Annotation
Predicted 3D model of a 73-nucleotide RNA (transfer RNA) from a Thermoplasmata archaeon. Rfam family: tRNA. The family's RNA type in Rfam is transfer RNA. About the family: Transfer RNA (tRNA) molecules are approximately 80 nucleotides in length. The organism belongs to Thermoplasmata, within Archaea.
[in-house]
RNA sequence: GCCGUUGUAGCUCAGUGGUUGGAGCGUCCGGCUGUUAACCGGGUGGUCGAAGGUUCAAAUCCUUCCAACGGCG
Numbered sequence: 001g002c003c004g005u006u007g008u009a010g011c012u013c014a015g016u017g018g019u020u021g022g023a024g025c026g027u028c029c030g031g032c033u034g035u036u037a038a039c040c041g042g043g044u045g046g047u048c049g050a051a052g053g054u055u056c057a058a059a060u061c062c063u064u065c066c067a068a069c070g071g072c073g
Base pairs, nucleotide, nucleotide: 001072002071003070004069005068006067007066010025011024012023013022018056026044027043028042029041030040031039049065050064051063052062053061
């Protein structure tokens, strides 16, 4: 230098055009318990890496850029 994969909650990930952006873990409050843990109930969570474009509508499609990882040279 060229090519590819990935980037979504504090962490691990799902969601591949349309109903309101989700799950588990975490965290907070409560219940239960002699206490803790476990268990149960309820909260808390986001500039969907950045900018622009296409579309009635974009996390999702296109372009450029940034970052991490991998391959080729």